The RNA shown here (c-di-AMP riboswitch aptamer (ydaO/yuaA leader)) has 159 nucleotides and comes from a Nitrospirota bacterium. The coordinates come from a structure-prediction model, not an experiment, and the mean pLDDT is 76. It matches the Rfam family "c-di-AMP riboswitch aptamer (ydaO/yuaA leader)". From the family's description: This family represents a conserved RNA structure found upstream of the ydaO and yuaA genes in Bacillus subtilis and related genes in other bacteria. The sequence was found by an Rfam model in a public genome assembly.

[in-house]
RNA sequence: UGCCUUCGGUAACUUAAGCCUGCCAAUGGGUGCGGGGGAACCAGGGAUUCACGGGGCGAAUUCUUCUUGCGGCUGCCUGAUUUAUCGGGCGUCUCAGGGGAUAAGGCACUGCCAAGCCUGAGCCCGACAGCUAACCUCGCAGGCAUUUGGAGAGCAACC
Numbered sequence: 001u002g003c004c005u006u007c008g009g010u011a012a013c014u015u016a017a018g019c020c021u022g023c024c025a026a027u028g029g030g031u032g033c034g035g036g037g038g039a040a041c042c043a044g045g046g047a048u049u050c051a052c053g054g055g056g057c058g059a060a061u062u063c064u065u066c067u068u069g070c071g072g073c074u075g076c077c078u079g080a081u082u083u084a085u086c087g088g089g090c091g092u093c094u095c096a097g098g099g100g101a102u103a104a105g106g107c108a109c110u111g112c113c114a115a116g117c118c119u120g121a122g123c124c125c126g127a128c129a130g131c132u133a134a135c136c137u138c139g140c141a142g143g144c145a146u147u148u149g150g151a152g153a154g155c156a157a158c159c
Base pairs, nucleotide, nucleotide: 013143014142018031019030020029021028032140033139034138035137036136037135042130053128054125055124056123057122062101063100064099065098066097068096069095071093072092073091075090076089077088078087079086080085104119105118106117107116109152110151112150113149114148115147
């Protein structure tokens, strides 16, 4: 000096997820931010009753392709036989897995411009919710190390 790991502090990125305060301790309180439920009017004239219900948070929607498997349609063909059942193939649909795109979202002073990079998930309610004043109610986790140029803004040093 570089790299890796651990602890503490400070200030950042994503995000609603910040600040103040109480209790010996703890599950608390306030404020700020965010979500949900909930009239009239309006919207709606239907929705659900199951292959596939409906709804919410979130940027995370939509399309296409490949493979395989469980199911639906008896839509078409076909075999057997107990004449009403079973099996096979094709087509199609729902779900699952792997690709390719895409609405949309993020990149550290920025509601700007250009390029570049990344995300395009997951979870919840439980048959049930349009909007919605009053009112009611819930959350303030987690994960993490910063792209470049222009234009602008701010701060510090120096004079």